[in-house]
Context: one part of a larger RNA
Molecule: large-subunit ribosomal RNA, domain I
Organism: Bacteroidota bacterium
RNA sequence: GGCGCAUGGCGGAUGCCUUGGCAUUGAGAGGCGAAGAAGGACGUGGUAAGCUGCGAUAAGCUGCGGGUAGCUGCAUACAAGCGAUAAUCCGUGGAUUUCCGAAUGGGACAACCUGUUGCACUGAAGGUGCAUCACCUAGAAAUAGGAGCCAACCCGGAGAACUGAAACAUCUAAGUACCCGGAGGAAAAGAAAAUAAUUAAAUGAUUCCCCAAGUAGUGGCGAGCGAACAGGGAAGAGCCUAAACCGAAGGAGCGUGCUCCUUCGGGGUUAUAGGACUGCAUUUAGAAAGGAGUCUGAAGCUGAACCAUCUGGAAAGUUGGGCCAUAGCGGGUGAUAGCCCCGUAGGUGUAAGAGACUUUGGACGAGCAGUAUCCUGAGUAGCGCGGGACCGGAGAAAUCCUGCGUGAAUUUGCCGGCACCAUCCGGUAAGGCUAAAUACUCCUCAAUGACCGAUAGUGAACCAGUACCGUAAGGGAAAGGUGAAAAGUACUGCGAACAGCAGAGUGAAAUAGUACCUGAAACCGUGCGCCU
Numbered sequence: 001g002g003c004g005c006a007u008g009g010c011g012g013a014u015g016c017c018u019u020g021g022c023a024u025u026g027a028g029a030g031g032c033g034a035a036g037a038a039g040g041a042c043g044u045g046g047u048a049a050g051c052u053g054c055g056a057u058a059a060g061c062u063g064c065g066g067g068u069a070g071c072u073g074c075a076u077a078c079a080a081g082c083g084a085u086a087a088u089c090c091g092u093g094g095a096u097u098u099c100c101g102a103a104u105g106g107g108a109c110a111a112c113c114u115g116u117u118g119c120a121c122u123g124a125a126g127g128u129g130c131a132u133c134a135c136c137u138a139g140a141a142a143u144a145g146g147a148g149c150c151a152a153c154c155c156g157g158a159g160a161a162c163u164g165a166a167a168c169a170u171c172u173a174a175g176u177a178c179c180c181g182g183a184g185g186a187a188a189a190g191a192a193a194a195u196a197a198u199u200a201a202a203u204g205a206u207u208c209c210c211c212a213a214g215u216a217g218u219g220g221c222g223a224g225c226g227a228a229c230a231g232g233g234a235a236g237a238g239c240c241u242a243a244a245c246c247g248a249a250g251g252a253g254c255g256u257g258c259u260c261c262u263u264c265g266g267g268g269u270u271a272u273a274g275g276a277c278u279g280c281a282u283u284u285a286g287a288a289a290g291g292a293g294u295c296u297g298a299a300g301c302u303g304a305a306c307c308a309u310c311u312g313g314a315a316a317g318u319u320g321g322g323c324c325a326u327a328g329c330g331g332g333u334g335a336u337a338g339c340c341c342c343g344u345a346g347g348u349g350u351a352a353g354a355g356a357c358u359u360u361g362g363a364c365g366a367g368c369a370g371u372a373u374c375c376u377g378a379g380u381a382g383c384g385c386g387g388g389a390c391c392g393g394a395g396a397a398a399u400c401c402u403g404c405g406u407g408a409a410u411u412u413g414c415c416g417g418c419a420c421c422a423u424c425c426g427g428u429a430a431g432g433c434u435a436a437a438u439a440c441u442c443c444u445c446a447a448u449g450a451c452c453g454a455u456a457g458u459g460a461a462c463c464a465g466u467a468c469c470g471u472a473a474g475g476g477a478a479a480g481g482u483g484a485a486a487a488g489u490a491c492u493g494c495g496a497a498c499a500g501c502a503g504a505g506u507g508a509a510a511u512a513g514u515a516c517c518u519g520a521a522a523c524c525g526u527g528c529g530c531c532u
Stems, first nucleotide, its partner, number of pairs: 001531009015517001016481002020452002022449007029441002031149002039100003042055003046078002050074002061094006070082003105114003115133001117131005135146004153184001154182004164171001168220001194203002207234004217225002238433003241377001245266010271411001273376004277370004290360007300348003306321003310317001322339002324328001330342003382406008392418001413428005468475002488516001491503004
């Protein structure tokens, strides 16, 4: 030095575990904010650095309700206290709530500086305290509203490139990402100037799903893009105005009763055209807000049934004999417990607020006939040029939107049915509102998993968006486990020792000793044997 056997160190794999995650489902909630938010700074404890809570009333004050023997958070120590005159704790209201922050009296390098006016101390102040004073919009003013934050979903404005086309320019990616504005619990859309159809004189607002269908189409007819009708489902709901006409008030013009304008009230709302107007007639179904009642609804309360033997440190295991079950979900207890504990099924409880239902309430709404006259949304429809949206890239290109220009008709009207024309059919633009079915989850509660189990699962099971890095935007870790119970090794010795070790003791176990479950390998030793 090698090999073998044994035994250690170092190391932290593996196994087991789970406080944490991940993904869903159901129900709820879908906002907070000048009455000062979100987020912070600084304080606040007997000792108090951190976290948590709270705010100079500062781990708290208070009303009501619950609850019952202990309590002074994590946190284990000492001290000092509180509590059956009901504490701590739980639920729900109220009070307090420094400073910064939209930050708003003015300023500023956020958490600081410094004013106005009024009042008080008070007589005075280069003092203190309380209140007040930003801007925008509306309003005569009083006053009211706005702003800022927030995960996704929604609507609108603006809008890429990489990429694909095996290059690249039309095209694609994509109206995506990013940016901006706005709103709601959903948003948007929505009661036909809709579809369909000549083979049914068919359907009947919107939205979403399945299908139609990768079809019809479109396309350097490349890459690709890509409908609709019909059919089947979810849901289901329809309405209000403008105008004609009538009336009132105000104003203007003419000049003494007419015309016009504005505002308000009545009227009226549609295609089988309707309404005004003229004539006749005239009463009954039934929303929303609000009120009342019932139910659901907080912390909670109640809630069945087991003993012995054996093994063991420990019984829930074994054996024997029982019991409950509207409860044998689950968790804990010294190993595996329906009957030990917490619970579970079932029952019960109620303040505020909210929801559902019932009742009350009563906006609004409905006739017949006549058809001469009047009304039925104008810089609109259409058209030309330039763009854009549609499955449709300008094409034979309808339809929709509109920057510039032009510019109708008025029910014997007008628009559409994919150039255009005719017939036919469908509708009635140029004003507005509208629940549900649909989308999403920062958040709350309950539940689930052929999801993970500490190099996994969130970046984060642990004081993590921390330590640390970067001028900054930003990047971003590692780190879980003694034991059933601290019973966490009294006492003695060696030692310089508050290091370490040897005894002793605890414990089932200490090779479970706070470098603590198990404790692999690499790596480093020790003892013995054999070989060289």